Notes:
A computed fold for a 96-nucleotide RNA from Paenibacillus silvestris, annotated as c-di-GMP-I riboswitch aptamer. It was read from a public genome assembly, where an Rfam model found it. The source organism's lineage runs through Bacteria, Bacillati, Bacilli, Caryophanales and Paenibacillus. The model forms 95% of the base pairs in the Rfam consensus.
[in-house]
């Protein structure tokens, strides 16, 4: 000065699960909890992928003379979410 990360200091962060709030979902916040994790720190229109589908559009249905209503149905589609999938920025310690 670097960083293959060690059964090293000192520390951090919290999976699932239950509980309460918030939201159409997805997820999220707060409590308990520790499955792990060296970036599990931050970054979600302007990399990739993932999850939802309030709403919008088509399709089916259903009533209505009609225009066009409606729906415990189907399909699509972020604009909603997710970085503990990759991914990009940063950053603590470091023995051999």
């Nucleotide at each position: 000065g670097c960083a293959c990360g060690a059964c090293a200091a000192g520390g951090g962060c919290a999976a699932a699960a239950u509980c309460a709030c918030u939201g159409a979902a997805a997820a999220g916040u707060g409590a308990u909890g520790a499955c792990g994790c060296a970036a599990a720190g931050c970054u979600a229109u302007a990399g990739g992928g993932a999850c939802u589908a309030a709403u919008u559009u088509g399709g089916c249905a259903u009533g209505u003379g009609u225009a066009u209503a409606u729906g415990u149905c189907c399909a699509a589609a972020a604009u909603g979410u997710c970085a503990g999938c990759c991914a990009g920025c940063u950053g603590c310690c470091a023995a051999c």